[in-house]
Context: one part of a larger RNA
Molecule: small-subunit ribosomal RNA, central domain
Organism: uncultured bacterium
RNA sequence: CUGGGCGUAAAGGGUGUGCAGGCGGCUGAGUAAGACAGAUGUGAAAUCCCCGGGCUUAACCUGGGAACCGCAUAUGUGACUGCUUUGGCUAGAGUGCGUCAGAGGGAGGUGGAAUUCCACGUGUAGCAGUGAAAUGCGUAGAUAUGUGGAAGAACACCGAUGGCGAAGGCAGCCUCCUGGGACGCAACUGACGCUCAUACACGAAAGCGUGGGGAGCAAACAGGAUUAGAUACCCUGGUAGUCCACGCCCUAAACGAUGUCAACUAGUUGUUGGGGAUUAAAUUCCUCAGUAACGCAGCCAACGCGUGAAGUUGACCGCCUGGGAAGUACGGUCGCAAGACUAAAACUC
Numbered sequence: 001c002u003g004g005g006c007g008u009a010a011a012g013g014g015u016g017u018g019c020a021g022g023c024g025g026c027u028g029a030g031u032a033a034g035a036c037a038g039a040u041g042u043g044a045a046a047u048c049c050c051c052g053g054g055c056u057u058a059a060c061c062u063g064g065g066a067a068c069c070g071c072a073u074a075u076g077u078g079a080c081u082g083c084u085u086u087g088g089c090u091a092g093a094g095u096g097c098g099u100c101a102g103a104g105g106g107a108g109g110u111g112g113a114a115u116u117c118c119a120c121g122u123g124u125a126g127c128a129g130u131g132a133a134a135u136g137c138g139u140a141g142a143u144a145u146g147u148g149g150a151a152g153a154a155c156a157c158c159g160a161u162g163g164c165g166a167a168g169g170c171a172g173c174c175u176c177c178u179g180g181g182a183c184g185c186a187a188c189u190g191a192c193g194c195u196c197a198u199a200c201a202c203g204a205a206a207g208c209g210u211g212g213g214g215a216g217c218a219a220a221c222a223g224g225a226u227u228a229g230a231u232a233c234c235c236u237g238g239u240a241g242u243c244c245a246c247g248c249c250c251u252a253a254a255c256g257a258u259g260u261c262a263a264c265u266a267g268u269u270g271u272u273g274g275g276g277a278u279u280a281a282a283u284u285c286c287u288c289a290g291u292a293a294c295g296c297a298g299c300c301a302a303c304g305c306g307u308g309a310a311g312u313u314g315a316c317c318g319c320c321u322g323g324g325a326a327g328u329a330c331g332g333u334c335g336c337a338a339g340a341c342u343a344a345a346a347c348u349c
């Protein structure tokens, strides 16, 4: 460079925004860069190919032709691509107006149940725990029960195959600030679009820094058991941490193991949010957007996918190329560190 691929065999970047780049709707006008046409010039010889000739043949040598698939010049064509701050259009995209749903995000406030602790009352010998026990707690009065108080964290029922968000993710209730989406109308703009290397932003948990907080849970750690042993599983305790603020880290089975956008290709059943008909109402039908279960054609190695495609196509990006060594070494960039990102080879099968 090219081919074939990427749900599960190697392979979709964790997610978005987006410059450069690539690609781009309908219809006119111009231009002629790409493109196309024939023409002219050139494309050394040798080589290759074809037809001949010469060595007894062949290799080899040699005559002629073709070819040299290219480049340049001028002329022409105007379908297609490009170009013109070219003219017009509305089906893409966006704006507007109206309606709607939602754990979307940030900040503040507030509620009840439970748990633990504290104080006091009642009350007495056990409680807790397990397969069974023991460590542990308790006559200095525990467990249980009643009243009062404190603290932190999480929000039962509703709750769903439900909703929202780009992903990570988001759940008591109320207020404030704020992002996005769907549907309807068709008033406005008039291709303003799609994708996106580098870049930038976000990014669970754990971890790190500073300062708070600390009820429950609980790495580490201690003790008790179990066991041949038991650096475990079980039990009693228990510190970081889990929580908050600010700043880092940037990784996950970050999964739908399925990149984004657009078009086309049987249906059926549920469910969420709109809209339109219909019915006195119940209802029934149509339609758009989401989310599920089946299923035709088709696809697939099979499993399965199947209008939300893994079907049929197009645009752009990312990635793969036998297993191990290895997502390692070295170098570089980033980080306080932990480490992250980029990323080989020898050797070996």
Base pairs, nucleotide, nucleotide: 003321004320005319006318007303008302012317014202015201016200017199021195022194023193025089026088027087028086029084030083031082033081034080035077036076037075039073040072041071042070049065050064051063052062053061054060092192093189094188095187096185097184098183099182100181104178105177106176107175108174109173110172111155115151116150117149118148119147120146121145122144126137127136163170164169207248208247209246210245211244212243216242217241221237222236223235224234259316260315261314262313263312264311267294268293269292270291271290272289273288274287275286276285277284298305299304322349323348324347331342332341333340334339